c-di-GMP-I riboswitch aptamer from Aquibacillus saliphilus, 80 nucleotides, folded computationally.
């Protein structure tokens, strides 16, 4: 400094489910929680799902979400 593995030593994240706030809705955010996770750290100007206040007219649409879908980036620890 490249790359490939990693049962987890050491340390980190935190899914459902419940409580409050926030929003039209998706769903974010605290707190209990532990279901997973070797980038579950960041990107929502690349695909893909998710809602549709509004606006279009009869079902269409993102300017809202969603990185725990995929995708890009950067990186910590151990072993080769």
């Nucleotide at each position: 400094c490249c790359u490939a593995u990693a049962c987890a030593a050491g340390g980190g994240c935190a899914a459902a489910a419940u409580u409050g706030u926030u929003g039209a809705a998706a769903a974010a955010c605290a707190a209990u929680g532990a279901c997973g996770c070797a980038a579950a750290g960041c990107c929502a100007a690349g695909g893909g799902c998710c809602u549709a206040c509004g606006g279009a007219a009869a079902u269409c649409u993102a300017u809202g979400g969603u990185a725990g879908c995929c995708g890009g980036u950067u990186a910590c620890u151990a072993u080769a």

It matches the Rfam family "c-di-GMP-I riboswitch aptamer". Rfam describes the family as follows. GEMM was predicted in a large-scale screen for bacterial structured RNA regulatory elements.